The prediction has a mean pLDDT of 81. Predicted 3D model of a 97-nucleotide RNA (transfer RNA) from a Candidatus Micrarchaeota archaeon.
[in-house]
């Protein structure tokens, strides 16, 4: 320098022939559920010192609802309407010379 692919949510990535921007994981809130050292509530045994049992917060973990998040690189341009078709540029793989 030229060809080809690709930039979409905080991550991976969908998005048909140009007609409501979307999934999964993350995040946040809630709903049950289990789990629970210490702590603390009641029970029992114990004359004491303590020993058992049952619940409870916190934590964490299963499920399960919800709700937030977006200048589709970037600036034009065609359209009624553009993520999507054009044009220039910018970044990221590839491949050529």
């Nucleotide at each position: 320098g030229c060809c080809u692919c690709g930039g979409u949510a905080g991550c991976u990535c969908a998005g048909u022939c140009g007609g409501u921007a979307g999934a999964g994981c993350g995040a946040u809130g809630g709903a049950c559920u289990g789990u629970u050292a210490a702590c603390u509530u009641c029970c029992u045994c114990g004359u004491a010192a303590g020993a058992g049992g049952a619940g409870g917060c916190a934590g964490c973990g299963a499920u399960c609802c919800a709700u937030a998040g977006g200048u589709c690189g970037c600036a034009g341009g065609u359209u009624c309407a553009a993520g999507u078709c054009c044009u220039g540029c910018c970044c990221g793989g590839g491949g050529c010379g």
It was read from a public genome assembly. The source organism's lineage runs through Archaea, Nanobdellati and Microcaldota.